This is a predicted structure of a 453-nucleotide part of an RNA (large-subunit ribosomal RNA, domain III) from an Actinomycetota bacterium.
Context: one part of a larger RNA
RNA sequence: GAGUAGCGAAAGAGGGGGGAGGAACCCCUCCGCCGAAUGUCCAAGGGUUCCUGGGGAAGGUUCAUCCGCCCAGGGUUAGUCGGGACCUAAGGCGAGGCCGAGAGGCGUAGUCGAUGGAUAACAGGUUGAUAUUCCUGUACUGGUUUCCAACCGCCAAGGCCGAACGCGACGUGCUAAGGAAAUCCCCUUCGGGGGACUACCGGCCCCGUUGCUAUUAGGCCAGCGAUGGGGGGACGCAGGAGGGUAGGUGAUCCCGGGCGAUGGUUGUCCCGGGGUAAGCACGUAGGGAGUCUCCGUAGGCAAAUCCGCGGGGGCAUUAUCCUGAGGUGUGAUGCCGAGCUCGUAGGAGCGAAGUCACUGAUCCCACGCUGCCGAGAAAAACCUCUAGCGAGGGUGGAAGCCACCCGUACCCAAACCGACUCAGGUGGACACGUAGAGAAUACGAAGGCGAUC
Numbered sequence: 001g002a003g004u005a006g007c008g009a010a011a012g013a014g015g016g017g018g019g020a021g022g023a024a025c026c027c028c029u030c031c032g033c034c035g036a037a038u039g040u041c042c043a044a045g046g047g048u049u050c051c052u053g054g055g056g057a058a059g060g061u062u063c064a065u066c067c068g069c070c071c072a073g074g075g076u077u078a079g080u081c082g083g084g085a086c087c088u089a090a091g092g093c094g095a096g097g098c099c100g101a102g103a104g105g106c107g108u109a110g111u112c113g114a115u116g117g118a119u120a121a122c123a124g125g126u127u128g129a130u131a132u133u134c135c136u137g138u139a140c141u142g143g144u145u146u147c148c149a150a151c152c153g154c155c156a157a158g159g160c161c162g163a164a165c166g167c168g169a170c171g172u173g174c175u176a177a178g179g180a181a182a183u184c185c186c187c188u189u190c191g192g193g194g195g196a197c198u199a200c201c202g203g204c205c206c207c208g209u210u211g212c213u214a215u216u217a218g219g220c221c222a223g224c225g226a227u228g229g230g231g232g233g234a235c236g237c238a239g240g241a242g243g244g245u246a247g248g249u250g251a252u253c254c255c256g257g258g259c260g261a262u263g264g265u266u267g268u269c270c271c272g273g274g275g276u277a278a279g280c281a282c283g284u285a286g287g288g289a290g291u292c293u294c295c296g297u298a299g300g301c302a303a304a305u306c307c308g309c310g311g312g313g314g315c316a317u318u319a320u321c322c323u324g325a326g327g328u329g330u331g332a333u334g335c336c337g338a339g340c341u342c343g344u345a346g347g348a349g350c351g352a353a354g355u356c357a358c359u360g361a362u363c364c365c366a367c368g369c370u371g372c373c374g375a376g377a378a379a380a381a382c383c384u385c386u387a388g389c390g391a392g393g394g395u396g397g398a399a400g401c402c403a404c405c406c407g408u409a410c411c412c413a414a415a416c417c418g419a420c421u422c423a424g425g426u427g428g429a430c431a432c433g434u435a436g437a438g439a440a441u442a443c444g445a446a447g448g449c450g451a452u453c
Stems, first nucleotide, its partner, number of pairs: 012030006031450004039430004045411002049409001050074006059067002079140002081407004086117002091112003097106003121138005141403009151393002158221004166212006173206001174203001178201002183196005223389002228385004236372004242365003247359005253274006259267001275335002279330004286323004290315008299307002336354001339350004373376001416425002432444004
């Protein structure tokens, strides 16, 4: 310079409180602001900032009794939510191996790796601070034990499948030995002779059928079951219609309360409320697949009854099977619930109705259908098939027990990224009313704020 610029978008006012001290802290009232957010819930990132009590140096663009500041104490409870004990993608690592002078690089088997797949819990209550974690009620998943029921098996019995060599029989089959009429051809002295062909006889290497061997040898039977085979998971984008639900609106219907500071207000008056999950049972609107059976099979790296391929037959557009919102019943004689009562004012108790109509999603049925071209992950779970195992076994019901590790506080902005309590940036979910095509916009609800001179 200069007590100058500035004090970082914004509405506050009155009263009360405690306090040494108040424009800013706490409480009340009025007013104002956001309301596809300035609300609520997650992920990331942060890491105690959360809650209670206390404090008043510094931090806070002023003050401060206040704070995301300082001090002390407290707080995060899980079989089911998320991660691991499951799976794989891009990509990483990589036994052997290949390359390289080396360092090291590449890469098979494999092993990791979610941003994807798989996977069993909902409603209410509760704290100052956690809750699908605690509590109450009602469930489900996996493991294990015991009991019950009917059933199937092992041993035994029984049943089923079932050869081969060998020996035989038969044949509209076949012809490697052999024989051969009639008939035909040739010759003839007409007596006959010669030749050809097949029927037929015979044969049997071969083929087929069948018998004996043989109700034999041998194998199989309940169940478990791959690390192997197959199915499945399993997938793009656009478009429209339908069936629903959440949500919403209204109610002269139901329930509770009210009857007026000023003329009226017992009325079709005013105010408020009119909920309830998972699970279990039924299996609807709708969507999808043709299905069953027999035979064959150089395919699926062994096998297969599975899958594929080929063929025959039965049933059929219906049935069957798979899937499937919603709804109904149950769950629930529960819980919640306007309000009322009591209260040492932290709280405790009681508790009505709980229906109907209309509207209606971007959510569900469902990437299901239709269309299109750019032709749209993998693996595990799961089902099935055998290989293999196998003497007890699975199914249903009831009861008991067990269920590990990690995360869980708080924060979408003053707590993250921006040197700051910075007008910037930051993925997902929820989506009320009136007007409106609308998630625009305006004003509102719930809820939250009045932004540190």